[in-house]
Context: one part of a larger RNA
RNA sequence: GGACGAACGCUGGCGGCGUGCUUUACACAUGCAAGUCGAACGAUGAUGGGGUGCUUGCAUCCUUGAUUAGUGGCGAACGGGUGAGUAACACGUGAGUAACCUGCCCCAGACUCUGGGAUAACUCCGGGAAACCGGGGCUAAUACUGGAUAUCAUUUCUGCCUGCAUGGGUGGUUGUUGAAAGGGUUUCUGGUCUGGGAUGGGCUCGCGGCCUAUCAGCUUGUUGGUGGGGUGAUGGCCUACCAAGGCGAUGACGGGUAGCCGGCCUGAGAGGGUGACCGGCCACACUGGGACUGAGACACGGCCCAGACUCCUACGGGAGGCAGCAGUGGGGAAUAUUGCACAAUGGGCGCAAGCCUGAUGCAGCGACGCCGCGUGAGGGAUGACGGCCUUCGGGUUGUAAACCUCUUUCAGUAGGGAAGAAGCUUUCGGGUGACGGUACCUGCAGAAGAAGCGCCGGCUAACUACGUGCCAGCAGCCGCGGUAAUACGUAGGGCGCAAGCGUUGUCC
Repeated sequence: GGACGAACGCUGGCGGCGUGCUUUACACAUGCAAGUCGAACGAUGAUGGGGUGCUUGCAUCCUUGAUUAGUGGCGAACGGGUGAGUAACACGUGAGUAACCUGCCCCAGACUCUGGGAUAACUCCGGGAAACCGGGGCUAAUACUGGAUAUCAUUUCUGCCUGCAUGGGUGGUUGUUGAAAGGGUUUCUGGUCUGGGAUGGGCUCGCGGCCUAUCAGCUUGUUGGUGGGGUGAUGGCCUACCAAGGCGAUGACGGGUAGCCGGCCUGAGAGGGUGACCGGCCACACUGGGACUGAGACACGGCCCAGACUCCUACGGGAGGCAGCAGUGGGGAAUAUUGCACAAUGGGCGCAAGCCUGAUGCAGCGACGCCGCGUGAGGGAUGACGGCCUUCGGGUUGUAAACCUCUUUCAGUAGGGAAGAAGCUUUCGGGUGACGGUACCUGCAGAAGAAGCGCCGGCUAACUACGUGCCAGCAGCCGCGGUAAUACGUAGGGCGCAAGCGUUGUCC
């Protein structure tokens, strides 16, 4: 000198764009943050329309079908948060997978035949303070399930082609096993099997990136083999047996610290430091463990067990998990609103209309940062008054002010007023904006409402007076102060930055 997620002191006009718990991965009141589909299903049946009976406002029938608890499907494994753990194939980069998986989506081929029994909702009964639970009865499906069929998948045997090895591809044969679901109707949409694609993942390997030797030896599933198990898949991943190996001063093992990277800061570069915001990957979700469901989890707002903590209780038993968005307490030098909207972008579900979305878009607060603008412009010497200094002549503040002539950005006020909107819907006219009456445009009034902070001994730009008298104090280093202090305090003047200026901390 530069930089910062900064803090502190003094000061503070406006706007745009960013950014804001770095500390206790401390504890959490309250609200919201994941639902959706009636075009899968039984039920429920508001409202409207029509008919009949009539006592004129009731009964009954047909139709329409709002609403929804339940069964079922898809989603809930994404999106959002945090950085505790992790020195590891966690990450980065480059390969391998002849050892693998992949819902929704795309392409191609083949099919979608025929039966069955339940169960929730509902109803009846019972238990419990509650959470909730038990029993009897009825019912549906794209829920569950038996049979048939098989281009095919898979198994046995066998031929051909081929590869870097285990092997891969392809044809024939044989046996068994393995499918399906309907719904809307105007076009449609869904289901099953197989092959391929795309996307997303799993696993393996080469190389790379912290400190410590005041850690020198470490290791028994340890290293390898065989058989078996397990997995979507390789493998001591697991198990039985066998062998005795494997790693290490090119730093094993131990200890400490730490999420990694693209990047960011600095620097001419090499390098050094760092990993806030944004993007990619990983890990975690009160602490520890476990599996279930599923294409995908060992699952933040799912389940089970144990533990700590908090809450309810009729003492028998129950409920909870903000490292989601706001917000509270606590900690701290220190970090924001219990806001608006789904209008846009994106996501889930749905044929769609649409619903949901604290993702997101916006608004609020903070000079926390960067950038821009303003606090007026031109003229004006009797160089006014006042202040300060003085050698008492004057000098300086100083064109500064007054005064004259102008301008009106920003703020104020009045009027007009967006783009962001395309999709979608539609009676083909039109309708749909949270931000927002915001940005922007025009008019009006009047210089009117808007300057501070640090420093002035040398380094280092900027000097005098008074007060003080080794006191009070200053100080980054050298050092100032003991009676003329340009170094302390105040004043005048000056220098430097400027809505900021200084100080502290950290990095280069």
Molecule: small-subunit ribosomal RNA, 5' domain
Organism: Serinibacter arcticus